[in-house]
Predicted 3D model of a 374-nucleotide RNA (Bacterial RNase P class A) from a Jiangellaceae bacterium. It is recorded under the gene name rnpB.
RNA sequence: CGAGCUGGCCGGGCGGCCGCGUCGGUGAGCCUCCGGGCUCGCCGCCGAGGACAGUCCGGACUCCACAGGGCAAGGUGGUGGGUAACGCCCACCCGGGGCGACCCGCGGGACAGUGCCACAGAAAGCAGACCACCGGGCGCUUCGGCGCCCGGCAAGGGUGAAACGGUGGUGUAAGAGACCACCAGCGCCCGGGGUGACCCGGGCGGCUCGGCAAACCCCACCUGGAGCAAGGUCAUACAGGGAGCGUUCGAGGGCGGCCCGCCCGAGCUCCCGGGUAGACCGCACGAGACCAUCGGCAACGGUGGUCCUAGAUGGAUGGUCGCCGGUCCGGCUUCGCCGGGCAACAGAAUCCGGCUUAUAGGCCAGCUCGUCCG
Numbered sequence: 001c002g003a004g005c006u007g008g009c010c011g012g013g014c015g016g017c018c019g020c021g022u023c024g025g026u027g028a029g030c031c032u033c034c035g036g037g038c039u040c041g042c043c044g045c046c047g048a049g050g051a052c053a054g055u056c057c058g059g060a061c062u063c064c065a066c067a068g069g070g071c072a073a074g075g076u077g078g079u080g081g082g083u084a085a086c087g088c089c090c091a092c093c094c095g096g097g098g099c100g101a102c103c104c105g106c107g108g109g110a111c112a113g114u115g116c117c118a119c120a121g122a123a124a125g126c127a128g129a130c131c132a133c134c135g136g137g138c139g140c141u142u143c144g145g146c147g148c149c150c151g152g153c154a155a156g157g158g159u160g161a162a163a164c165g166g167u168g169g170u171g172u173a174a175g176a177g178a179c180c181a182c183c184a185g186c187g188c189c190c191g192g193g194g195u196g197a198c199c200c201g202g203g204c205g206g207c208u209c210g211g212c213a214a215a216c217c218c219c220a221c222c223u224g225g226a227g228c229a230a231g232g233u234c235a236u237a238c239a240g241g242g243a244g245c246g247u248u249c250g251a252g253g254g255c256g257g258c259c260c261g262c263c264c265g266a267g268c269u270c271c272c273g274g275g276u277a278g279a280c281c282g283c284a285c286g287a288g289a290c291c292a293u294c295g296g297c298a299a300c301g302g303u304g305g306u307c308c309u310a311g312a313u314g315g316a317u318g319g320u321c322g323c324c325g326g327u328c329c330g331g332c333u334u335c336g337c338c339g340g341g342c343a344a345c346a347g348a349a350u351c352c353g354g355c356u357u358a359u360a361g362g363c364c365a366g367c368u369c370g371u372c373c374g
Base pairs, nucleotide, nucleotide: 001370002369003368004367005366006365007364008363009362010361012324013323014322015321016320017319018318020047021046023044024043025042026041027040028039029038030037031036049345053356054355056354057353058352059351060350061227062226063225064224068260069259070258071257073223074222075221076220077219078092079091080090081089082088093107094105095104096103097102108218109217113216114215115212116211117210130157131156133152134151135150136149137148138147139146140145165183166182167181168180169179170178184208186205187204188203189202190201191200192199193198231281232280233279234278240272241271242270243269244268245267252264253263254262288307289306290305291304292303293302294301295300326342327341328340329339330338331337332336
């Protein structure tokens, strides 16, 4: 200098004028049940994110509900740790990709069972003989051999994504783990390292027993439901008519489905028709933020200190001017100046921890590879 890998940050700043929302203070007027309320004005603190998005996970909180057993259904899937918890995060193991920094993982089980592997090929789960090779027999022969039958063979060739271990040899009529050496795999035993998943080493042995479970399934672990339009308080208003079932021989209910058990229970369900929709709470002090320090490889945790940072309800934070900054383009007298343009994704609505998706422009740190110079 170039090409990459990983992590993090910003996403305009300052000032003036006008305008908006909650809350607090204050002045005047009015009302008052003497608590305070309403109107107008002034002053002050604070006022959208890193994703506010998707509604995909996990919870806090609220209600059902005092809550038992089973089936079914759904979710996760290496080990250890973190966390309130998780399908999240961290570290490690194994497998795969990359020269590497690093990245990905569909990560328990194919010897419980079922299913699939098109086409090609002889044959794709215990299979298989198309070409070829060897032995015997018969026939023919131009004496090179050819054809047929029987038997041996699965090492060679071919097909395919994949063909029942690999290389070399012994042996054989030709062959074959038939046998041998080494290697890979599998099983058993022993030793060492590690919390563990696993890793390393040694010995013995039959000779070797596909793939897919993000196919159904088996195994291990986990799981009540609904959701702030949850759920409460106050105020206002109302009109009934009909039908079915039931009242201890029990209708109906206990809000994901089914069964059992248990409990409540005198009303329940459907059709036609009428009235009401207002105010307040929930509502933001949190598994909170920031700084320092200690422990830990890390995620994260402990301790100390500082701070309070929207709470609307047709739903608030905007407009304008000036200067500066960023970026792109053009021009010039190129140590810089002038002019013009642009500024992303996107607006809270119960809250929090994650994941996923979108993002103009710019910055920082560490690491890898290549080239050059010293």
Taxonomically the source falls in Jiangellaceae (Bacteria, Actinomycetota, Actinomycetes, Jiangellales). Model confidence (mean pLDDT): 77 of 100.